[in-house]
Context: one part of a larger RNA
RNA sequence: UUGGGCGUAAAGAGCUCGUAGGCGGCUUGGCAAGUCGGGUGUGAAACCUCCAGGCUCAACCUGGAGCCGCCACUCGAUACUGCCAUGGCUAGAGUCCGGUAGGGGACCAUGGAAUUCCUGGUGUAGCGGUGAAAUGCGCAGAUAUCAGGAGGAACACCAGUGGCGAAGGCGGUGGUCUGGGCCGGUACUGACGCUGAGGAGCGAAAGCGUGGGGAGCGAACAGGAUAACUAAUCUUGUCCUCUUCGACAGUAAUGUCGAUGACGAAUAGAUACCCUGGUAGUCCACGCCGUAAACGUUGGGCACUAGGUGUGGGGUCCUAUCGACGGAUUCCGUGCCGCAGCUAACGCAUUAAGUGCCCCGCCUGGGGAGUACGGCCGCAAGGCUAAAACUC
Numbered sequence: 001u002u003g004g005g006c007g008u009a010a011a012g013a014g015c016u017c018g019u020a021g022g023c024g025g026c027u028u029g030g031c032a033a034g035u036c037g038g039g040u041g042u043g044a045a046a047c048c049u050c051c052a053g054g055c056u057c058a059a060c061c062u063g064g065a066g067c068c069g070c071c072a073c074u075c076g077a078u079a080c081u082g083c084c085a086u087g088g089c090u091a092g093a094g095u096c097c098g099g100u101a102g103g104g105g106a107c108c109a110u111g112g113a114a115u116u117c118c119u120g121g122u123g124u125a126g127c128g129g130u131g132a133a134a135u136g137c138g139c140a141g142a143u144a145u146c147a148g149g150a151g152g153a154a155c156a157c158c159a160g161u162g163g164c165g166a167a168g169g170c171g172g173u174g175g176u177c178u179g180g181g182c183c184g185g186u187a188c189u190g191a192c193g194c195u196g197a198g199g200a201g202c203g204a205a206a207g208c209g210u211g212g213g214g215a216g217c218g219a220a221c222a223g224g225a226u227a228a229c230u231a232a233u234c235u236u237g238u239c240c241u242c243u244u245c246g247a248c249a250g251u252a253a254u255g256u257c258g259a260u261g262a263c264g265a266a267u268a269g270a271u272a273c274c275c276u277g278g279u280a281g282u283c284c285a286c287g288c289c290g291u292a293a294a295c296g297u298u299g300g301g302c303a304c305u306a307g308g309u310g311u312g313g314g315g316u317c318c319u320a321u322c323g324a325c326g327g328a329u330u331c332c333g334u335g336c337c338g339c340a341g342c343u344a345a346c347g348c349a350u351u352a353a354g355u356g357c358c359c360c361g362c363c364u365g366g367g368g369a370g371u372a373c374g375g376c377c378g379c380a381a382g383g384c385u386a387a388a389a390c391u392c
Stems, first nucleotide, its partner, number of pairs: 003364004007346002012360001014202004021195003025089003028085004033081002035077007048066007092192001093189003096185005104178007111155001116150007126137002163170002207288006216282002221277004232271004240264001241262002244259006299359006307337012341348002365392003374385004
């Protein structure tokens, strides 16, 4: 809950396409559904308001008048909305033509540097690693260095709060195929538009399935090393106290020894960081998963509202003998600063969080909980939808 909100307090769906629906430019004529007005009917009484009256007043009661959303019929109005004329128009939207920038996407090919490994040469005792070390590697010749070879992954410089993409994201080079944008022309269509419940598609990383690949890195794992104190968990032995059992000594109380179990305690070690290795994975193909601080924590569209200064892509004009450069202006993108205004403040500020309109999504105290149950999806992991008791 007919309210107020959603940058940071709860709240913008990760993104796009699009169905229904909602909303929709200028103009002419018609209709008169919405809308507005008149009339008639209806609108019970009580209630309510006003006036008058009756109980000594009042409450209360009685009478009269008023009021009565809406609805039906009827007569009008036609500004706006709607409908009709598949009327007209061109400022929205799109097409066409000419340019143009780009890590936009897919596939194929290819290049150099580096790491690792292998072979050979030179060469000898260390290398490596750290806070210091050790594990590890090395006289079966390592590290270092030179030559050759193999293989996988990533592309230094250029590189930029620079570019492209709806978002996720995209970076060596060349080729093939392909999407979108921007600028200019103003030839064409003539509102064809905006949003978008459901729905569909795309969607980092990790993860999953099948098959490949495997250089480096590297969860897990194996080992090394370290840790002053406290707390936690785990492991092992030991000790103290006690339980139970057995043996022995003793008439008994009890004691000694061995085993057993329990709580607690002390001590040592491990779990993190660091090091040496290293499997999944990271890579490729195909298929799943569908989530992220998927963030600008800011949904999309249109219009309006001071400026200044960078930067990327175009156009026009001026300057200049040509031309680079420069100046002015304009359109699109991307940053910074800043006025009005807004904001709880921080801040935002023509890329709005300002001023308005249209459409969608979402929020409604904290915990319980993005959980349970149910449903749908998934091979699984899990995802989507989504409570309540109780409690503060």
Description:
Predicted 3D model of a 392-nucleotide part of an RNA (small-subunit ribosomal RNA, central domain) from an uncultured Acidimicrobiales bacterium. It matches the Rfam family "Bacterial small subunit ribosomal RNA". The literature on the family includes a 2001 paper in Science by Yusupov et al., "Crystal structure of the ribosome at 5.5 A resolution". Model confidence (mean pLDDT): 81 of 100.